[in-house]
């Protein structure tokens, strides 16, 4: 230096103004945010990571086989690990510079996992002594990149350290 192992650290951010209203960090105007590796520096490229979903594998048991460890087949569980795979997973123009940038600069744009949350917005019953309506009162669905949760969790990954090899 290059690599194999082993351990330790470190790895996501943002609702501030204003409206309406009993009420909304959900509505509506403005504002803010931007996880890793890779390439000219990227939330929009390509790949990987985080949520959810499958199947497999570690669990267990019975049979056979074997001196044990274990192999090989079948049967039961569907918690827990969170290790493999597959599924799924949003969005970008144009101009300028330049060998080189969907990355830089300048302009105008888009985008954002579940579950709560129910004022935003549908819609269904009931409905002020006749018959319609509409006030109202009962359901149900629905409104959050920024609240609240799972998560004081985990990972992609980055660093550094110890031993070992060449």
């Nucleotide at each position: 230096a290059a690599u194999a192992u082993u351990c330790u650290u470190u790895g996501g951010g943002g609702c501030g103004g204003g409206g309406u209203g009993u009420a909304a960090u959900u509505c509506c105007c403005c504002a803010c945010c931007g996880g890793c590796a890779g390439u000219a520096c990227a939330g929009u490229c390509u790949g990987c990571g985080a949520a959810g979903g499958g199947c497999g594998g570690c669990g267990u048991u019975u049979u056979g086989u074997g001196a044990u460890g274990g192999c090989a087949a079948g049967g039961c569980a569907g918690g827990g690990c969170u290790c493999g795979c597959c599924c799924c997973c949003g969005a970008a123009u144009c101009g300028g510079c330049g060998c080189a940038a969907u990355u830089c600069c300048g302009a105008u744009a888009c985008c954002g996992a579940c579950g709560g949350u129910g004022a935003u917005u549908u819609u269904g019953g009931c409905g002020a002594a006749g018959c319609g309506a509409u006030a109202g009162c009962c359901g149900a669905g629905u409104a959050a990149g920024u609240c609240c949760g799972g998560a004081u969790g985990g990972a992609a990954a980055a660093a550094g350290a110890g031993c070992g090899u060449u």